[in-house]
RNA sequence: GAAGCUGGCCGGGCAAUCGCUGCGUGACUUGUCGCGCAGAGGAAAGUCCGGGCUCCGCAGAGCAGGAUGCCGGCUAACCGCCGGACGCCGCGAGGCGAUGGAAAGUGGCACAGAGAAUAGUCUGCCCAAGUCCUGGAAACAGGGCCGGCGAUGGUGAAACGGCGGGGUAAGAGCCCACCGCGGACGUGGCAACACGGACGGCACGCCAAACCCCAUCCGGAGCAAGACCAAAUAGGGGGGCGAUAGCGCGGCUCGCGCUGCUCCCGGGUAGGUCGCUCGAGCCGCCAGGCGACUGGCGGCCCAGAUGAAUGAUUGCCGGGAUCCCGCAAGGGGGCCCACAGAACCCGGCUUACAGGCCAGCUUCACUU
Numbered sequence: 001g002a003a004g005c006u007g008g009c010c011g012g013g014c015a016a017u018c019g020c021u022g023c024g025u026g027a028c029u030u031g032u033c034g035c036g037c038a039g040a041g042g043a044a045a046g047u048c049c050g051g052g053c054u055c056c057g058c059a060g061a062g063c064a065g066g067a068u069g070c071c072g073g074c075u076a077a078c079c080g081c082c083g084g085a086c087g088c089c090g091c092g093a094g095g096c097g098a099u100g101g102a103a104a105g106u107g108g109c110a111c112a113g114a115g116a117a118u119a120g121u122c123u124g125c126c127c128a129a130g131u132c133c134u135g136g137a138a139a140c141a142g143g144g145c146c147g148g149c150g151a152u153g154g155u156g157a158a159a160c161g162g163c164g165g166g167g168u169a170a171g172a173g174c175c176c177a178c179c180g181c182g183g184a185c186g187u188g189g190c191a192a193c194a195c196g197g198a199c200g201g202c203a204c205g206c207c208a209a210a211c212c213c214c215a216u217c218c219g220g221a222g223c224a225a226g227a228c229c230a231a232a233u234a235g236g237g238g239g240g241c242g243a244u245a246g247c248g249c250g251g252c253u254c255g256c257g258c259u260g261c262u263c264c265c266g267g268g269u270a271g272g273u274c275g276c277u278c279g280a281g282c283c284g285c286c287a288g289g290c291g292a293c294u295g296g297c298g299g300c301c302c303a304g305a306u307g308a309a310u311g312a313u314u315g316c317c318g319g320g321a322u323c324c325c326g327c328a329a330g331g332g333g334g335c336c337c338a339c340a341g342a343a344c345c346c347g348g349c350u351u352a353c354a355g356g357c358c359a360g361c362u363u364c365a366c367u368u
Stems, first nucleotide, its partner, number of pairs: 001364010012317007020039009041339001045350002048348005053222004065218005070084005085099001086097004100213002105211002107207003122153001124149003130145006161179002164176003180202001181200002185196004226274004236265006245259005281300008318337003322333004
C1' cells in the first nucleotide's frame, strides 16, 4: 500500500423568530397570560421471546398441551448473553450449526435401480466339489447343469465398513497392516470431550425441524390491566304523603300488586383523576472475574402526550452527488443530508439504515 475479519461509536452543527406539550413560579377576571427550565431512538419499528406490575383463578399431585435441548457459567428471567467442546466452511483473522436418544417401540427413504434394511445376481466372475456330454487308453482338456461369489461395471442423496496385501476355482474381515467403528479400561478435564495402548472382527445405513422416549421449565388475561370521583336522561331498591280514584288477580268479598308527588340509597354512561414514569435507572471511580456479569463508594434526575406535543421559516457553517467556468490550483449555481416517530416499564432477539469515525487482528506485495 492492497484485499479482508471482528468489535465499538456518531448519524448534520450553531443562532434568531413564530408555534406546541409538561413542570416550577408570579399575576389576576380560576383558565388564561408573563417568566424560567425540560422535551424521541439506536432501532422509539416488528410485537418474536423473557420479566416486573395489575386483575382473575388456584389444597396437593398427576394427565393432557406447549416451549426448550452439546457442556459449564451469567441473570429477575429467557428461544438471551459469556466461555468452552464437537462438526462443516475459509490460506488466515474468523464464520455457520435446534448439536439429547436411531441398541424402547412405530413409521418413512421420492426418481432411478435387479435390490433401499429380513438386502440383492441387472451387467458380470468361477466351474474347485457333485453330475451330464464330447475328445482321450488314462491323467486331463473343452462345454453344460446344479450351484458358488457381493470382487468389477451400472443406478442412486445413500448399495450393508474404506484402502492395500495375502488367500481362493472365483471371491469374501476368510486372514493381516493402516484408517474408521464399538463397548470397556487408563490419563487429563467440574463437564461436554480429548488423548493412549490393548481387545472385538463389522454386529449397529439415514431421518426425531416424523410420531415418540428422556430431562428441564410453563395457570389465564393484559395499562382499553386495574382503582377512584361522578353529571344530564332513562331505569332499580327503600321510606313518607295522598287518593280509596282507575287497572290487573277469569264473577263477588277481603287482600295484594301497578299508576301520582316527595326524600334517601346504590349501580352505571359521558366526562375527569390516579395508575404514569425514580427505574433490575444513568454517569464516573475502585475491587473481583478470561468474560457475560457482580459488589462498594460518589454524583445526577433524563419526554409523559390522550385525536394524541416534540414542529416550521430564515441565515451561517459542514458533508454528498451533479452542472457551469478554468490548462491547473481553484471558483460559482441550484438540489439533497439515511432508516425512522415514544404511548405502562425493563432485559433481549430480529428487521430497516445515506454517509462517516475509531480500535484490534489476518493474508499478500513492496521498502529499510
Predicted 3D model of a 368-nucleotide RNA (Bacterial RNase P class A) from a Burkholderiales bacterium. RNAcentral holds the sequence, with entries from ENA. It matches the Rfam family "Bacterial RNase P class A". Rfam classes the family as a ribozyme. The model forms 94% of the base pairs in the Rfam consensus.